[in-house]
Parts: sequence; structure tokens; C1' cells
RNA sequence: CUUAUCAAGAGAGGCGGAGGGAUAGGCCCUGUGAAGCCCAGCAACCACCCAUUAGGGAAAAGGUGCUAAGUCCUACAAGAUUUUAUAUCUUGAGAGAUGAG
Repeated sequence: CUUAUCAAGAGAGGCGGAGGGAUAGGCCCUGUGAAGCCCAGCAACCACCCAUUAGGGAAAAGGUGCUAAGUCCUACAAGAUUUUAUAUCUUGAGAGAUGAG
């Protein structure tokens, strides 16, 4: 950079000790123990198997990933309600995360 997905799922475990939720603003989580590591689990992107090219089915030993809140919400644009503004909702974009190339 290209492409697919992002409303589901998953721990009263051990070590560890104060931070964490990408950024900014909010709003949250956290000594009834954060991050991190180990174990456990979830899922099924790659790989494997059967079909056979529509993209299906099965299974999970291996490579990743994930295990508070919709990607926690909003950040830009359009529309609707309301209407000066504010606020709420919907859609799309952007940004981000993960896989594969």
C1' cells in the first nucleotide's frame, strides 16, 4: 500500500504491583487489585480436511488474534427531529484494531 472483518464469544486462576481504555476531548475501569508475564478459555483470519470455485461444510494439533463498556462515545460530511443555538438519531467517510498478501 491492497483486501476482508470489527453488535457475537471468552477467568471470582497464579505471579505481579500502579496504572489502563491508540491520539484529543469526554466518560469510565482500577488496592473488592491496573499494565505486564504464565496458565486457562473464546473465535476461526491463515494453514489442514471434504466439496469445488458460489465461496459452502467439518475440525481445531500449528501461526496470529482476542477475553469491561459496539472500535466505550464524539472527532469530518450529509440527512431527520427540534429548531437561533444547544441536543438526539440515522447513514457514509476518516482514523484505529486484527488477519492475509
This is a predicted structure of a 101-nucleotide RNA (SAM riboswitch aptamer (S box leader)) from Romboutsia timonensis. The RNAcentral record of the sequence draws on MGnify.